Predicted 3D model of a 1423-nucleotide RNA (small-subunit ribosomal RNA) from a metagenome.

[in-house]
RNA sequence: AGGGUUUGAUCCUGGCUCAGAAUGAACGUUGGCGGCGCGGAUAAGACAUGCAAGUCGAACGUCGAACGGGUAACCUAGUAGGCGUGGCGUAAGGGGUAGUAAUGUAUAGGUAACGUACCCUGGGGACCGGGAUAUGCAGUCGAAAGGCUGAGUAAUACUGGACGAAGUUACGAGGUGGCAUCAUCUUGUAAUCAAAUGAAUUUUGCCCUGGGAGCGGCCUAUGUCGUAUCAGCUAGUUGGUGAGGUAACGGCUCACCAAGGCAUCGACGCGUAGGGGGUGUGAGAGCAUGACCCCCACCACUGGCACUGAGACACUGGCCAGACUCCUACGGGAGGCUGCAGUCGAGAAUCUUCGGCAAUGGGCGCAAGCCUGACCGAGCGACGCCGCGUGGAGGAUGAAGGCCUUCGGGUUGUAAACUCCUGUUGGGGGGGAACAAAAAAUGAGUGAUCCCCUGAGGAAGCACGGGCUAAGUUCGUGCCAGCAGCCGCGGUAAGACGAACUUGCGAACGUUAUUCGGAGUCACUGGGCUUAAAGCGCUCGUAGGCGGCAUCGUAAGUCAGAGGUGAAAUACAAUCGGCUCAACCGUUGAAUUGCCUUUGAUACUGCGAAGCUAGAGAAAAAUAGGGGCAUGUGGAACUUCCGGUGGAGCGGUGAAAUGUGUUGAGAUCGGAAGGAACGCCGGUGGCGAAAGCGACAUGCUGGGUUUUUACUGACGCUGAGGAGCGAAAGCCAGGGGAGCAAACGGGAUUAGAUACCCCGGUAGUCCUGGCCGUAAACGAUGGGUACUAGGUAGAAAAGGUUCCGAUACCUCUUCUGCCGAAGCGAAAGUGCUAAGUACCCCGCCUGGGGAGUAUGGUCGCAAGGCUGAAACUCAAAGGAAUUGACGGGGGCUCACACAAGCGGUGGAGCAUGUGGCUUAAUUCGAGCCUACGCGAAGAACCUUACCCAGGUUUGACAUGGCCGUAUUAGUCAGUUGAAAGAUUGAUGACGCCCGCAAGGGUGGAACGGUCACAGGUGCUGCAUGGCUGUCGUCAGCUCGUGUUUUGAGAUGUUGGGUUAAGUCCUCUAACGAGCGAAACCCCUACCAGCUAGUUACCAGCGAGUUAUGUCGGGUACUCUAAUGGGACCGCCGGUGUUAAGCCGGAGGAAGGCGGGGAUGACGUCAAGUCCUCAUGGCCCUUAUGCCUGGGGCUGCACACGUGCUACAAUGGGACAUACAAAGGGAAGCGAGACCGCGAGGUGGAGCAAAUCCCACAAAAUGUCCCUCAGUUCAGAUUGCAGGCUGCAACUCGCCUGCAUGAAGCUGGAAUCGCUAGUAAUCGCAGGUCAGCCAUACUGCGGUGAAUGUGUUCCUGAGCCUUGUACACACCGCCCGUCAAGCCACAAAAACGAGGGGCGUCCGAAGUCGCUGAGCUAACCUUC
Repeated sequence: AGGGUUUGAUCCUGGCUCAGAAUGAACGUUGGCGGCGCGGAUAAGACAUGCAAGUCGAACGUCGAACGGGUAACCUAGUAGGCGUGGCGUAAGGGGUAGUAAUGUAUAGGUAACGUACCCUGGGGACCGGGAUAUGCAGUCGAAAGGCUGAGUAAUACUGGACGAAGUUACGAGGUGGCAUCAUCUUGUAAUCAAAUGAAUUUUGCCCUGGGAGCGGCCUAUGUCGUAUCAGCUAGUUGGUGAGGUAACGGCUCACCAAGGCAUCGACGCGUAGGGGGUGUGAGAGCAUGACCCCCACCACUGGCACUGAGACACUGGCCAGACUCCUACGGGAGGCUGCAGUCGAGAAUCUUCGGCAAUGGGCGCAAGCCUGACCGAGCGACGCCGCGUGGAGGAUGAAGGCCUUCGGGUUGUAAACUCCUGUUGGGGGGGAACAAAAAAUGAGUGAUCCCCUGAGGAAGCACGGGCUAAGUUCGUGCCAGCAGCCGCGGUAAGACGAACUUGCGAACGUUAUUCGGAGUCACUGGGCUUAAAGCGCUCGUAGGCGGCAUCGUAAGUCAGAGGUGAAAUACAAUCGGCUCAACCGUUGAAUUGCCUUUGAUACUGCGAAGCUAGAGAAAAAUAGGGGCAUGUGGAACUUCCGGUGGAGCGGUGAAAUGUGUUGAGAUCGGAAGGAACGCCGGUGGCGAAAGCGACAUGCUGGGUUUUUACUGACGCUGAGGAGCGAAAGCCAGGGGAGCAAACGGGAUUAGAUACCCCGGUAGUCCUGGCCGUAAACGAUGGGUACUAGGUAGAAAAGGUUCCGAUACCUCUUCUGCCGAAGCGAAAGUGCUAAGUACCCCGCCUGGGGAGUAUGGUCGCAAGGCUGAAACUCAAAGGAAUUGACGGGGGCUCACACAAGCGGUGGAGCAUGUGGCUUAAUUCGAGCCUACGCGAAGAACCUUACCCAGGUUUGACAUGGCCGUAUUAGUCAGUUGAAAGAUUGAUGACGCCCGCAAGGGUGGAACGGUCACAGGUGCUGCAUGGCUGUCGUCAGCUCGUGUUUUGAGAUGUUGGGUUAAGUCCUCUAACGAGCGAAACCCCUACCAGCUAGUUACCAGCGAGUUAUGUCGGGUACUCUAAUGGGACCGCCGGUGUUAAGCCGGAGGAAGGCGGGGAUGACGUCAAGUCCUCAUGGCCCUUAUGCCUGGGGCUGCACACGUGCUACAAUGGGACAUACAAAGGGAAGCGAGACCGCGAGGUGGAGCAAAUCCCACAAAAUGUCCCUCAGUUCAGAUUGCAGGCUGCAACUCGCCUGCAUGAAGCUGGAAUCGCUAGUAAUCGCAGGUCAGCCAUACUGCGGUGAAUGUGUUCCUGAGCCUUGUACACACCGCCCGUCAAGCCACAAAAACGAGGGGCGUCCGAAGUCGCUGAGCUAACCUUC
């Protein structure tokens, strides 16, 4: 200090979310020790049991032991102890936070309006008497609690009288002081008021009184939560007079009188809440909070009440009422843990029914002492903070195991094992400082430090590992299981799920909840409002806020000094101090930003006084204007009515129809009536606050501008509430109604058309009066003042110059626009008319949706307006700009894209592919263009991947290890079988060593066995490589440097020309470059007095033949094939910017890229292919591998694609006859000859080819026939007979002959190809191949057109531009409705509960008063 998240990317706005700190916490997993703290936050719910307030015999009465001693009396002893009277205490301490928004609290004051037991300190005093009573005793009532009666008793209990200082009260006199009432001191008179004794050494207590300390009562000012969807509240209410009451002021209470008092500076009401010191967080300002500790307040089962007392309306006192609980003999009684422990309950959740008065403190007491759940300690709880430990040193074969792996290794890791040690801590034992003081005594509990023993033993986990955020790999899983704070992971290769290894913290670690922070996201410090949320539609104006120049005074604000206070604790500081350190505790300091008092200052603000004129206003003179209101007038147009002319349509539309017209429309002429609106002028021109205002005239009237002035003298600005104005539509009442026109009717359009178009048409639009009060009421920009470059245009005045005027120019003021510097702004933009720089005032905003909805209030006749939420839900919603893509947007341009043409497809038959169906199988792939005569350039077996059946298992094929056999391999034969295979027999090899030999050993190959492995056309083309298709041979796609923008990006690549082309030229903040285009390469058209001359050629020479380059010979020509040449807008003219280029011409075989081919940029389609090949992962392994026979891939109600052949006369048939190119040939092509009608057969010359063969090219041309018909067209289908290939033509080949002779007479909607040697048409060849289903495919030549010179449209493409809410990019995005279920909120018939206010009645205890009855010792009273 920031980060993540809106987008394809960017900048901004804006919310959500994370990292930090904290907690009286809780939960999960885990858990060694100690110190110091903390621990019922929920039910102020209910409580069993024990304890928490007594004490005094030195106030008094009374009862009255025992142990022990003694024989006993007796002593102990009237002692201990009990009961009561009396005194003091019980109002403190301890607990809790229910109530309380002020009767509270905090701070500062006041009390001249008050009190005070105990304590301290002064002064003075205590004389003489009296009668009762409790306990107890006797009697009696009651279950109990508790009473009643009688006799009788004491006091420091109660009480009569006396003295009477001081005090108090009343009336006076004098002094001093103050604050109005007065305070205080001295003094006179009158009235009135007191006492208690106990102990016995000094003393304690008592009474009156002055002062003090401390503690309280009351009063004042200021501060102190939310809500205005609470705006008015108040009758003891506000004040006065008098009285009562109190310690004391006071409506505190009462009588009478007056009518006040409070409130937008928020009364009253409602909700919530104890307040403060402080605590948490924060840089601070703030925000949140009020556990523990301290101060104050309040409460004590709930409500009320008083008594006693110095003090209470009293936590462990009293009375009454109520709820609840308990006891009971049913008649009555008892109780109050929000004291310490403890129990139940509710809850996520909070402890022991412990020890002690040893310390500190309190009550009583002369004291000893007693009491003290205050307190001091211990126990429980990782609840928090702090400290310590769980071992140290050595130890590499880098052990084993785990994990990963490229299989080499890496990692866990000196980690372990192992060796040598230590003893913090834990366990056991011993001793013991200190808490204990001024002498002695006194320790509940803690026990530091120290010593001995033991022995590495008893002591490590939790979370995380996609980004934010430190830390990644493998396996499992397969949108399942699960994760998740936000973004988001998971659909077979998951770094995000679950496990194995790293990172963080560590006796803890995470999660949840809450607070502050980050959040400048309520902005005082420190935000905004043109378009992101946000300026009221406009004006006037109240309160308020703010306010020109100068003088004097004052000193409220302000500033400075001093004083008081701001409790302690906390927090902070210190080279401070005490516990071994720390936490913790102590000391000192500073601080406590505040409040009050006082002394000064007077610049600024305020206030008072008296001034000024620059603001504001006023006056005078001019002046522009659709400013407003009223009255009147006018012409054009329109409609209707009347009349004339006239005679068939009119009207309307994209096209029509409804409508209207022979009962005379439309058209035209004349006349009349009516209502509304005011053409041209007219203009980003004028006026007005805005809404708004447009014919003309008159009247009334508001405001502005300019110039001048000797007037007023701050009179100003803004403006919460409030008031007024306020388009259109709408409403009420009355008029008016031509045109137009919601609703409505009809006609069209359409799938529909409650619309757009057309024909009609009512409210309304108009006028008068009254409502409504809203608009994209917009400049989406509140009002005022001042300052800050210019340029230009318009409107209205004024001044100057020219003699005057017009006019022109210049200056200046006000208003209306445009462009722009600086600045500002997220950008777009704005820019003296600010969105700049400042000041003043008002309004408004705080994520999107829900929603301007609900509810309440208020206004309105209504419609509705104003004010205006929440639940719930999302992680975005949004602004500006960028690049693309898209558009039934625009501009420019191109393409057989259309148009213009020629020929097809779609109809028929057949061929072929595909779908579908069928099947044991009909193997698989390809699916718009870019699948469908495609993979397949050859499915009868094979191929073959499919099916059925039979077999086989280290395998049909590769490599390696081990073992075995003497055989095997090979050859031959047999059995079985459909074959494969299984099985039997015979024969039968090789190298090396030893050996005479027999034979033995060993080895290679082979075989058999076994182990590794082979094998897979099994899956994933969405894991991949390679290859390919398509956009598209379209002209594009990029980079470096520079410039520019906050940035994505832009520029370059745009513009002007030009091209087939981002081709070239030119301009230019761009300059260059690359991949593409072009060129280079191949074929083709022309040439070569260049080379070469066979197999090609044959001019000349010769020979030969019926004839032929046939032969000799020759390279002249043709040709062949190698090398060169040729074309470049080079030349001329025109045009163009003197350019690039374009147009025309000449020459030339060829002319503007001459024609073809190869060549395919960045990229797109998760395009195609795992079945060409390669390959990751997964799967099969006596099978998904391999072998074999047969079948299938050819199956056929049907649909589609691609073709062939036709439908005929530009034809068919017959006969005759001419001219190619390019290919192929040895398991081959195969000549002549012969046989066959033919397919073909026999035979074999020649040829590994410019030589021989395939091989006759066909259309064309000539002659003849056919004469328009299902034919002499067409040839399907079928029968018979043959031929060929092959192991084999049944499923399922091709060919021939004869016979048969189907559909078909030019093809619906629709659709394809082609721009010249092209289309069309004609044949030829080749690959594959035994043969062939080839009409396919790939090539070759022959004949050889038509049309267009355009770009409106369809399709596709390129560039520029524009809009966009699209970016998976228009096959996009997106709106409304809807079943069932669920969630939330609102309304609701009806029903229920609670709270508050007001009125009235009854009314306990109790206080005050009054009245009545009774009682009463002392006293009156020696009645």